GlmS glucosamine-6-phosphate activated ribozyme aptamer, 154 nucleotides, folded computationally. It matches the Rfam family "glmS glucosamine-6-phosphate activated ribozyme aptamer". Gene Ontology terms of the family: regulation of gene expression and catalytic activity. Rfam describes the family as follows. This entry contains a glucosamine-6-phosphate activated ribozyme that is found in the mRNA for GlmS. GlmS is an enzyme that uses fructose-6-phosphate and glutamine to generate glucosamine-6-phosphate. It is annotated as a riboswitch.
RNA sequence: AGGAGUUCGUUAGCGCCUGGGCCAGAAUGGGCUGGCUGACGAGGAUGGCAGUUAUCGAAGUAUUCGGCGGGUGCUGCCACGGCCGCUGGGGUGGUCGUUAGAAGGGGAGCAAAAAGCGGGAGACACCGUAACAGAGAACCCUUUGGAUCCCUAA
Numbered sequence: 001a002g003g004a005g006u007u008c009g010u011u012a013g014c015g016c017c018u019g020g021g022c023c024a025g026a027a028u029g030g031g032c033u034g035g036c037u038g039a040c041g042a043g044g045a046u047g048g049c050a051g052u053u054a055u056c057g058a059a060g061u062a063u064u065c066g067g068c069g070g071g072u073g074c075u076g077c078c079a080c081g082g083c084c085g086c087u088g089g090g091g092u093g094g095u096c097g098u099u100a101g102a103a104g105g106g107g108a109g110c111a112a113a114a115a116g117c118g119g120g121a122g123a124c125a126c127c128g129u130a131a132c133a134g135a136g137a138a139c140c141c142u143u144u145g146g147a148u149c150c151c152u153a154a
Stems, first nucleotide, its partner, number of pairs: 014069004019065001020037006040057003046079007080097005088151005102144006116129004
């Protein structure tokens, strides 16, 4: 470095099921046994602690009901890091998170799955397939507008 086998890990709009709904079997009285279902994708991570019913739309008028756990969101504090222009360092403050400042307006581009249809199936899972979003970030244009003190070099 390559090959084979085994085990573990991966996964977070994610997992689970004592209610509900559905299926099968035996049964024939209101229960038994086993199984299925129980949120469709898009987007989302500096680390720690705490709090919190954690973003966006799709479908649908509904079991996407109900419950539990977790969680990349948000808020506060702390730590680390970048920036707040043009020597370097430090303190305080602000703002963000490695594409590392905020707020407003405009623009371009990319772009989903389920539902549906066709298969399949006991209910499902699953397979194939024409379509159809929104938010945020990033990109382009633009408006407002983005700190202070000390030491130090020239």
The sequence was found by an Rfam model in a public genome assembly. Its mean pLDDT, the model's own confidence on a scale to 100, is 78.